[in-house]
Context: one part of a larger RNA
Molecule: small-subunit ribosomal RNA, central domain
Organism: Allium cepa
RNA sequence: UUGGGCGUAAAUCAUCUAUAGGUGGCUUUUCUAGUCCGCCAUCAAAUCCCAGGGAUCAGCCUUGGACAGGCAGUGGAAACUACCAAUCUUGAGUAGGGUAGGGCAGAGGGAAUUUUCGGUGGAGCGGUGAAAUGCGUAGAGAUUGGGAAGAACACCAACGGCGAAAGCACUCUGUUGAGGCAACAUUGACACUGAGAGACGUAAGCUAAGGGAGCAAGUGGGAUUAGAUACUCUAGUAGUCUUAACCGUAAAUGAUGGAUAUUAGGCGCUACGCGUAUCGACCUAUGGCGUGCUGUAGCUAAUGCGUUAAGUAUCCCGCCUGGGGAGUACCACUGCAAGAAUGAAACUC
Repeated sequence: UUGGGCGUAAAUCAUCUAUAGGUGGCUUUUCUAGUCCGCCAUCAAAUCCCAGGGAUCAGCCUUGGACAGGCAGUGGAAACUACCAAUCUUGAGUAGGGUAGGGCAGAGGGAAUUUUCGGUGGAGCGGUGAAAUGCGUAGAGAUUGGGAAGAACACCAACGGCGAAAGCACUCUGUUGAGGCAACAUUGACACUGAGAGACGUAAGCUAAGGGAGCAAGUGGGAUUAGAUACUCUAGUAGUCUUAACCGUAAAUGAUGGAUAUUAGGCGCUACGCGUAUCGACCUAUGGCGUGCUGUAGCUAAUGCGUUAAGUAUCCCGCCUGGGGAGUACCACUGCAAGAAUGAAACUC
C1' cells in the first nucleotide's frame, strides 16, 4: 500500500537498443464493445437510514418505506475510446545538398625520463623540518657525443567540441556509423515508453602470452614518535602498457528516467543557414540545433530551479515507505576466483 512522493530528507536502473504490454496526430464513414439515458427482474430476514407506533421517558421493542450500489435483460443515443473502410501531412522515416567533431586500423614524430658505451673532470651526490638509510676514488653527481627501451603526448586549450553512457586530444592516411542545418522530393502515423531480454560499461581484480622506461599497492630499510603496522625519506614487487577472454561494479553525479506540448526577458559561446556590408575580415539584422550566465511568473521546507525547469499538463517505465540488525543470513541463479544480482526475519531503539 494513498487524493503521497523520488536534486540535497527514503527513493530515477551506469547507459542504450528493443519484444510483450500500456499510451497515441488530422478529416470522413461503418458499428455499438466500452460509454450515456429510460424501463424492468433480482440482491431472505435481522442490521443501517427515514417517517410513525408501544413500554410513564430513554436505551429497548415494533410497523411501513426507500436511497445508493452489484449482476443480468430490454429499448434508445452516437459526441468520445475501440472496430471497419478511406483520406491528409504537421509527428516519424527515406533520398539528394553542403557541414563540424569523435570511434577503429595502419604509418610517422619530437621533447622528457631511465639505462648503456665513450670524452672532460676529480669528491662529493641525493634527501629532509633536521637527518639517516642509499649512491660514490672499482671514478659518482655535473657536462658532452653516440646507442637502446617503454610509456605519455607540453603549448594550442576555452566557461570550447563529439559521444547513449563509460569516455574521447601529437601528426598524417584509410575506413565507419550517427548528429545537426537548409530546401521541401518521397512514404503516409510507420509514433512514444518499455516488464522480461540483449549490447556496451572508468578504475581495480582475474586467466594465458608478451612487454616493463617512469610511477608504484603489498614489502625491506632509514627517520619521527610513548608507540608509528601512518604521514616523511630511500629501495622496490604485483600492477599500470599490448593481444585474446572474463568480471559488471563507482560519489557510474546534473546526487535531477524518457518523450511531447506550453509559459517574460537580458547577456555570451560552438558549428550551420539567410539578408546586409565589404577586395576580404569585422559590423549589423535574423532562423532553428547545441552549450553557459543572470533573471520574471510559477514552484520549493529552505537552499535554490527557472524555455537545457525542480513551472504548467499528458503518456510509459523504475524506485521509496522510521533508525539499526543489513545490502547481512538462507534458497535458487551467475562467475575461474574475488565477488555480483535477488534479498528477509528474530531482536532492539